RNA sequence: GAUUUGGUAGCUCAGCUGGUAGAGCAUUUGACUUUUAAUCAAAGGGUCCUGGGUUCGAGCCCCAGCCAGAUCACCA
Numbered sequence: 001g002a003u004u005u006g007g008u009a010g011c012u013c014a015g016c017u018g019g020u021a022g023a024g025c026a027u028u029u030g031a032c033u034u035u036u037a038a039u040c041a042a043a044g045g046g047u048c049c050u051g052g053g054u055u056c057g058a059g060c061c062c063c064a065g066c067c068a069g070a071u072c073a074c075c076a
Stems, first nucleotide, its partner, number of pairs: 001072007010025004019056001027043005033037001049065005
């Protein structure tokens, strides 16, 4: 450099045919008893990487860019 996969909550990741953004863990609160904590319930927490485009409507489709991984090529 080319191709390709990915970027969504603090962490790890789902998200269907474009139509109200989710789960587990963690955190906070409450209940409970087996009390350095476990279990159960609830709550809080989001620039869906950035900027445009299409559309009545975009996490999802199109274009460009940024970041990370993989494969290939090139140089030494």
The prediction has a mean pLDDT of 81.
Predicted 3D model of a 76-nucleotide RNA (transfer RNA) from a Bacteroidales bacterium.
The sequence was found in a public genome assembly.
Its Rfam family is "tRNA". Gene Ontology term of the family: triplet codon-amino acid adaptor activity. Rfam's curators write: Transfer RNA (tRNA) molecules are approximately 80 nucleotides in length. The family's RNA type in Rfam is transfer RNA.
The organism belongs to Bacteroidales, within Bacteria.